[in-house]
RNA sequence: GCUCUCGUAGCUCAGUUGGGAGAGCGCUGUCUUGGUAAGACAGAGGUCGCGGGUUCGAUUCCCGCUGAGGGCU
Numbered sequence: 001g002c003u004c005u006c007g008u009a010g011c012u013c014a015g016u017u018g019g020g021a022g023a024g025c026g027c028u029g030u031c032u033u034g035g036u037a038a039g040a041c042a043g044a045g046g047u048c049g050c051g052g053g054u055u056c057g058a059u060u061c062c063c064g065c066u067g068a069g070g071g072c073u
Base pairs, nucleotide, nucleotide: 001072002071003070004069005068006067007066010025011024012023013022019056027043028042029041030040031039049065050064051063052062053061
């Protein structure tokens, strides 16, 4: 230099014919207990890496940039 994959909640990740942003763990509160743990219920938490384009509408399609990893020379 070329090429492929990935970047979504604090962590690990899901999310295909473009229209509801989600799960597990963690966190907070309440209940339960003599008190913990466990359990039950409720809740908070997100510019879907950044910028642009297409579209009525983009996490999803297209372009560029950027970060991580793999391959080739």
This is a predicted structure of a 73-nucleotide RNA (transfer RNA) from a Candidatus Harrisonbacteria bacterium. Its Rfam family is "tRNA". Rfam classes the family as a transfer RNA.